[in-house]
């Protein structure tokens, strides 16, 4: 390097709730935990979804690539 343990320690938090921003798709902050080893980071490819659809937008917890990162046993 690859790899993820019925290790340890620390993280993140889906649906629902409030209360606020957006026409909306969605987003913030609480609160909450179904899950996640990249569930950290960007919209480069595709999927999807929104609007006032030659366009401008959402989404990174669909999928790939990309860049970064803890902790560590066996192989």
């Nucleotide at each position: 390097c690859u790899c993820g343990a019925c290790a340890a320690a620390g993280g993140c938090a889906a649906a629902c709730c409030a209360c606020c921003c957006g026409c909306g798709a969605g987003g913030g902050u609480g609160g909450g935990a179904c899950g996640c080893a990249a569930a950290g980071c960007g919209a480069c490819g595709g999927a999807g979804c929104u609007c006032u659809c030659a366009g401008a937008g959402c989404c990174a917890g669909c999928c790939g690539a990309g860049c970064u990162g803890c902790c560590g046993a066996a192989g």

This is a predicted structure of a 75-nucleotide RNA (c-di-GMP-I-GGC riboswitch aptamer) from Conexibacter sp. The organism belongs to Conexibacter, within Bacteria. It was read from a public genome assembly, where an Rfam model found it.